């Protein structure tokens, strides 16, 4: 210097003119003045909440969710820091980067192709040892240390011992259990002692353990207006079932008929910006400042000019200049915090590769 990957941010601006919607003011009631008007994802509707309603949001049972430690946050499968395990690279017993659905398989029940004697308390294909038999062969007994199969074969290595072997026994190492010490807030890490205890994999398999969880949703719901005609049926009550409790002779539910407009909810928010302090950090406290859509068949736009970004050409290289083309994904509908997906181009940072120079 170029390229690739990852992460964060930006992702058009200004002026004029005509127009749409909202708010405020004025006003002889139809005009005028001022201010403002789509997003980082508004998308998906995956998670959580604010808010609203349900006279049980009581109990049991079922069901669902979460799963290393600590912190942040209203909470969340979110975020920050740390631990453990794994992956990759390197200057290699450490460091950079990344991932984790990270409680329990010694409570129980399952599942695992082929090969192999045997895949969870099993097992003898080759083989080793002993006996019978003259020998081969055959047969009886012992072994799981050697070889083979396999991703994996019921610790490793060296000895004692044995007919041959085997944790059968012993020393060391590893794992596991129990006890203790040191560091750390903790998860954990290191060390010591005892014990021959030696227990494969799998729980986004059933399951066990611990903790948490009412339901429905802005088409929630509240108020005003309009408008009426009944019939069936016999209990109803916002997850299912049972118990309890409350209400009720009507409601709930079904069929049929009639009316259907307006206002609120609806934007001042767990809001945004700046400074300082505390904190490794995510963030938090304090101080000061700002008000930045509220539509309802659904407004937030059209035209002109200039600038910005990108590409091509003039041009043989760069800059400048000129000309042309183009400017991504996409659009609020109660709101907010996350996650996921889409995105032309640009800026910054990190990592990797290549080339050149020192």
């Nucleotide at each position: 210097g170029a390229g690739g990957c990852c992460a964060a941010c930006c992702g058009g601006a200004u002026g004029g003119u005509c127009g749409u919607c909202c708010c405020g003011g004025u006003u002889u009631c139809u005009a005028c003045c001022g201010g403002g008007a789509a997003g980082g994802a508004a998308a998906g509707u995956c998670c959580g909440a604010a808010c609203u309603c349900c006279g049980c949001a009581g109990g049991a049972c079922a069901g669902g969710g979460u799963g290393c430690c600590u912190c942040u946050a209203a909470a969340a499968c979110a975020g920050a820091g740390g631990g453990u395990u794994c992956c990759u690279g390197a200057a290699c017993u450490u460091c950079c980067g990344g991932a984790a659905a990270c409680g329990g398989c010694a409570a129980g029940u399952g599942c695992a192709a082929c090969a192999g004697a045997a895949a969870g308390c099993a097992a003898a294909c080759c083989g080793c040892c002993c006996g019978u038999a003259a020998a081969a062969u055959a047969u009886g007994g012992g072994c799981a240390a050697g070889g083979g199969u396999g991703a994996a074969a019921c610790g490793g290595c060296g000895g004692u011992g044995u007919a041959a072997g085997a944790g059968a026994c012993c020393a060391c190492c590893g794992g596991u259990g129990c006890g203790g010490c040191u560091g750390g807030a903790a998860a954990c890490a290191g060390c010591c002692g005892c014990a021959g205890c030696c227990a494969g994999g799998u729980a986004a398999a059933c399951c066990c353990c611990a903790c948490c969880c009412g339901g429905a949703g802005c088409a929630a719901g509240a108020u005003c207006a309009a408008g009426c005609a009944g019939c069936c049926a016999g209990g109803u009550g916002u997850g299912a079932u049972c118990c309890g409790c409350a209400c009720a002779g009507a409601a709930a539910g079904g069929c049929a008929g009639g009316u259907a407009g307006a206002u609120c909810g609806c934007c001042a928010g767990a809001a945004c910006c700046u400074c300082c302090u505390c904190g490794c950090g995510a963030g938090a406290a304090g101080a000061g400042g700002u008000c930045c859509a509220g539509a309802u068949g659904a407004a937030u736009g059209g035209c002109c000019a200039u600038c910005g970004g990108u590409c091509c050409c003039g041009c043989a290289a760069a800059a400048a200049c000129g000309g042309g083309a183009u400017u991504a994904c996409a659009g609020a509908a109660u709101u907010c915090g996350g996650c996921u997906u889409a995105c032309a181009g640009g800026u910054u940072g990190g990592c990797c590769u290549c080339a050149u120079u020192u």
Record summary: This is a predicted structure of a 358-nucleotide RNA (Bacterial RNase P class A) from a Fidelibacterota bacterium. Its mean pLDDT, the model's own confidence on a scale to 100, is 76. Rfam family: Bacterial RNase P class A. The family's RNA type in Rfam is ribozyme. NCBI's taxonomy places the organism under Bacteria, Pseudomonadati, Fidelibacterota.